[in-house]
This is a predicted structure of a 151-nucleotide RNA (c-di-AMP riboswitch aptamer (ydaO/yuaA leader)) from an uncultured Solirubrobacteraceae bacterium.
RNA sequence: GCGCCGUAAACGCUGAAUUCCCGCUCCGCCUAACUACAACGGCGGCAGGAAGCGGGGGACCCAAGUUGUUGGGGCCAAUCGCCUCGUGCGUAGCGCCGCUCUUUCGGCGCGAGCCCGUCAGCUAACCCCGUAAGCCCGAGAAAGAGGACGA
Repeated sequence: GCGCCGUAAACGCUGAAUUCCCGCUCCGCCUAACUACAACGGCGGCAGGAAGCGGGGGACCCAAGUUGUUGGGGCCAAUCGCCUCGUGCGUAGCGCCGCUCUUUCGGCGCGAGCCCGUCAGCUAACCCCGUAAGCCCGAGAAAGAGGACGA
């Protein structure tokens, strides 16, 4: 110096999955004039609540004519087709390329999974539910608009 692997932090990414309040009479950790111990102190988690964000149910009208062993439906970008049935080939659609947004070009990827339980079109009022999980060594170019910093 190059390549590969692993670990840690920060930045950053997918996603609705964020912010605040509050309970030490919930849990864990830390701390007080030497050390140790240690809270009506602090930090984090969790429980509860609110706002924000996301999803579902639910009238008239409209739509549909339902009635299923060929059930039907929902979340999601994740549908659909073909075949030699594979770590397959494509595809609707989606994501990333590092200040943000839109568009164009280029490059790299995803195109899964789960849930309801015979039941749900749309749908005002109204009702209900979620606020997780996972990743992270590259980080291209142009146009327009804006922002930030510096001079």
Overview
Its mean pLDDT, the model's own confidence on a scale to 100, is 78.